[in-house]
RNA sequence: AGACGGCUGGGCAGUCGCUGGCAAGCUCGCUUGCUGGAGGAAAGUCCGGGCUCCAUGGAGACAAGGCGGUGGAUAACGUCCACCCGGCGCAAGCCGAGGGAAAGUGCCACAGAAAGCAAACCGCCACGGACGCAGGUCCGCGGUAAGGGUGAAAGGGUGAGGUAAGAGCUCACCGGGGCUUCGGCGACGCGGCCCGCAUGGUAAACCCCGCCCGGAGCAAGACCGAAUAGGGGGUGCGCAUGGGCCGUCUUCAGCCCGCGCCCCGGGUGUGUCGCAUCAGGCGCCUGGCAACAGGCGUCGCAGAGGAAUGACUGCUGAACCCGCAAGGGGGAACAGAACCCGGCUUACAGGCCGUCU
RNA sequence: GGCUCUGUGGCGGAGUGGUGACGCAGCGGAUUGCAAAUCCGUGUACGCCGGUUCGAUUCCGGCCGGAGCCUCCA
Numbered sequence: 001a002g003a004c005g006g007c008u009g010g011g012c013a014g015u016c017g018c019u020g021g022c023a024a025g026c027u028c029g030c031u032u033g034c035u036g037g038a039g040g041a042a043a044g045u046c047c048g049g050g051c052u053c054c055a056u057g058g059a060g061a062c063a064a065g066g067c068g069g070u071g072g073a074u075a076a077c078g079u080c081c082a083c084c085c086g087g088c089g090c091a092a093g094c095c096g097a098g099g100g101a102a103a104g105u106g107c108c109a110c111a112g113a114a115a116g117c118a119a120a121c122c123g124c125c126a127c128g129g130a131c132g133c134a135g136g137u138c139c140g141c142g143g144u145a146a147g148g149g150u151g152a153a154a155g156g157g158u159g160a161g162g163u164a165a166g167a168g169c170u171c172a173c174c175g176g177g178g179c180u181u182c183g184g185c186g187a188c189g190c191g192g193c194c195c196g197c198a199u200g201g202u203a204a205a206c207c208c209c210g211c212c213c214g215g216a217g218c219a220a221g222a223c224c225g226a227a228u229a230g231g232g233g234g235u236g237c238g239c240a241u242g243g244g245c246c247g248u249c250u251u252c253a254g255c256c257c258g259c260g261c262c263c264c265g266g267g268u269g270u271g272u273c274g275c276a277u278c279a280g281g282c283g284c285c286u287g288g289c290a291a292c293a294g295g296c297g298u299c300g301c302a303g304a305g306g307a308a309u310g311a312c313u314g315c316u317g318a319a320c321c322c323g324c325a326a327g328g329g330g331g332a333a334c335a336g337a338a339c340c341c342g343g344c345u346u347a348c349a350g351g352c353c354g355u356c357u
Numbered sequence: 358g359g360c361u362c363u364g365u366g367g368c369g370g371a372g373u374g375g376u377g378a379c380g381c382a383g384c385g386g387a388u389u390g391c392a393a394a395u396c397c398g399u400g401u402a403c404g405c406c407g408g409u410u411c412g413a414u415u416c417c418g419g420c421c422g423g424a425g426c427c428u429c430c431a
Stems, first nucleotide, its partner, number of pairs: 001357008010316007018037009039334001043345002046343005051217004056253007065212004069083005084098001085096004099208002104206002106202003121148002123144003127140005156174006175197001176195005182189002221273003231264007242257004266430001275306001278300001280299008320329003358427007367381003375411001383399005404420005
């Protein structure tokens, strides 16, 4: 100088409040005491799961959506760990939506001769003809993808040989493809042999292959009280060989009895539960490279009216500013729970620790 | 708290891989004695940042903003 990982993100004291729980008191909804009271992201709501309802369970197909190197971890994941391959970096390391373009279809604007069973515009070269003393010029017919030019992309690259000029036409090296020994669970790697090379890009275009997936969401939903507790009208379908059972269809078992749409009208006044004991935190041991798993011990750690988590004072106080100095000023980033967890992403002044180059 | 939709000049509104239409408004000019109407002309418009692609308003991801819906008997 840099790379990676972890922690922290003002401290202490006093006073006055707000709020959950527990206990006590009484005039029964207040008072007193003890105790708990925002985050690493509580955020975005982007994934995954728990939970709840759709009456219930099973099988198959389809649609829609998602995932995509390999092997593991996990309740699950688009997350994490280890490894492989490719790219970047001197290195520590970092980045990768990383299956298939040789199943098919589509697209590749402009430019360019040609853009996909490739293509002769310029150039180069052979042959024939005309002109010219000649160097050569022009015309015709062929060869040529080495050179120029166009483009994001022009059918391997460099060099040598070869040729009329050229060309994997031939050779060496590099690249590519096929088969294969060995190593590895595997992705793949190290070799060997063969093939002059035969098939441009795009799948975050359709698609193909493999795998996953029912829907809705705590404003889910359940309970209590009150009331005839559900009622009336219109319209369409059906009258049980029918209709319905939460993406659609089929099927098996089962359940319900009218079903769908539209209109009119009633009561209450936001009660209780769900609601925080958890895939929980911390410490030690064991297994594993690790993610993680198992065992033992210990702790109880926010929760509403869905509106609390604060204010003031004193001391201290990093960054930063002024100053040669003494000292003075200055005062703490992003943000704030709402059913709960595991992740990802995004925001974040600064400080500390560890490992490595 | 949850769910859904949406963002293109000042306003409305097409375009969905290849130079972003159109209408109203604004501005300048013509016309008119002056205006209106009419005609002609005129502009740093795809919310922001990345990615895929030769190429992105369009496809994908992440942020930012805006709008709507869902609370008892139901």